The prediction has a mean pLDDT of 78. Two RNAs folded together computationally: RNase P RNA and transfer RNA, 411 nucleotides in total. Rfam match: Bacterial RNase P class A. Rfam links the family to the GO terms ribonuclease P activity, tRNA processing and dimeric ribonuclease P complex. The family's RNA type in Rfam is ribozyme.
RNA sequence: CGAGAGGGCUCGAGAGACGCGGGCCGUUGGUUCCCAACGGCUUGAGGAAAGUCCGGACUCCGCAGGGCAGGCCACUGGGGAAAUCCCAGCGGGGGAAACCUCGGGAAAGUGCAACAGAGAGCAGACCGCCGAUGGCCCGUUCGCGGGCACAGGCAAGGGUGAAACGGUGGUGUAAGAGACCACCAGCGGUCCGGGCGACCGGCCGGCUCGGCAAACCCUGGCCGGAGCAAGGCCAAAUAGGAAGGCGCUCGAGGGCGGCCCGUCCGAUGCCUUCGGGUAGGCUGCGUAGUUGGAUGUCUCUCCGCGACAGAAUCCGGCUUACAGGCCCUCUCGUGCU
RNA sequence: UAGGGCGUAGCCAAGCGGUAAGGCAGCGGCCUUUGGAGCCGUGAUCGGAGGUUCGAAUCCUCCCGCCCUAACCA
Numbered sequence: 001c002g003a004g005a006g007g008g009c010u011c012g013a014g015a016g017a018c019g020c021g022g023g024c025c026g027u028u029g030g031u032u033c034c035c036a037a038c039g040g041c042u043u044g045a046g047g048a049a050a051g052u053c054c055g056g057a058c059u060c061c062g063c064a065g066g067g068c069a070g071g072c073c074a075c076u077g078g079g080g081a082a083a084u085c086c087c088a089g090c091g092g093g094g095g096a097a098a099c100c101u102c103g104g105g106a107a108a109g110u111g112c113a114a115c116a117g118a119g120a121g122c123a124g125a126c127c128g129c130c131g132a133u134g135g136c137c138c139g140u141u142c143g144c145g146g147g148c149a150c151a152g153g154c155a156a157g158g159g160u161g162a163a164a165c166g167g168u169g170g171u172g173u174a175a176g177a178g179a180c181c182a183c184c185a186g187c188g189g190u191c192c193g194g195g196c197g198a199c200c201g202g203c204c205g206g207c208u209c210g211g212c213a214a215a216c217c218c219u220g221g222c223c224g225g226a227g228c229a230a231g232g233c234c235a236a237a238u239a240g241g242a243a244g245g246c247g248c249u250c251g252a253g254g255g256c257g258g259c260c261c262g263u264c265c266g267a268u269g270c271c272u273u274c275g276g277g278u279a280g281g282c283u284g285c286g287u288a289g290u291u292g293g294a295u296g297u298c299u300c301u302c303c304g305c306g307a308c309a310g311a312a313u314c315c316g317g318c319u320u321a322c323a324g325g326c327c328c329u330c331u332c333g334u335g336c337u
Numbered sequence: 338u339a340g341g342g343c344g345u346a347g348c349c350a351a352g353c354g355g356u357a358a359g360g361c362a363g364c365g366g367c368c369u370u371u372g373g374a375g376c377c378g379u380g381a382u383c384g385g386a387g388g389u390u391c392g393a394a395u396c397c398u399c400c401c402g403c404c405c406u407a408a409c410c411a
Stems, first nucleotide, its partner, number of pairs: 001333010012302007020044011046308001050319002053317005058227004070223005075089005090103005104218002109216002111212002126158002128154003133151002135148005166184006185208001187205003191202004231283004241274006253265004303306001338407007347361003355391001363379005384400005
């Protein structure tokens, strides 16, 4: 210098003017524990305020205790109130490396594997190899030799497939095969050593026992349900409810009307009070705290010319979106010293 | 704000691990003098991106879009 990996910070800066929401103080006014106007001081979005994906706080309902069903989580050790959270490690996979990514059990059981292929889960023989043994044919010096591929043997090679019942090399054989041997992978062990542990290294053993649990399931752990439109308080009109009173043709009450007379309606009626409670308001609600939902606009200067985006009960995480700027650590390559 | 549901061709939709049914519309052909009717043929990567699996529209995760619901008394 180039290519890359991991992590942290920031989110235009300064000045001025006019505004908006909250709080405090002062003055003035009013219907004076309150409200309004004016003035001053102070304060006012984010790393994600987002998605609402996890976990809690808080609130109401339910609940003796236990279980079933259902849902979620899952290597190990710590942290944490908890979490699909964080840190460190272990193992598998990827990468040249820094580093990234995944994580219980397939030897408890049930299931799935289309098409292709001979055979797809105690599998199987299409092409192929052999034909030692038996069979058939030819020759024969009668010892045997040659041929066929009929019985049969084999699973090395080819072929199908995502996957074919360990891999490579050798011994062996008629041809072959864990049949035997070495190494590797996998499995088992009441073995040895290291580590808190996941696990790692070694030794021994027999010889191979596939994949999918983000299929059912098994093992272990956790979970009562609903959510601030939760919940609490105050509280119009109308319509229900309860109590009391009046009245029911000897007329309570109502319409016409300023009032009386008059006239019409009128008994499942009228009046008063109480209770629940809707609209609405307050609270819940926070050193931003709205509900008519504030955080804005304009001017000037500078620079690298400014992204994604804006609270609504609160908090801890995760995920997603994001133009740039600054910094730290590390890997690889090239050049120079 | 909170809770829940749905995205498959232009439209309506079935399929829920193994080559994406069907209907309407559109287009082309046959038939007809022409049109209609009828018959035949024709088009999808399943809202997007990752993952699990041999294999994903289907199972898992994250985004995008659309829709629905909300308290109390009588």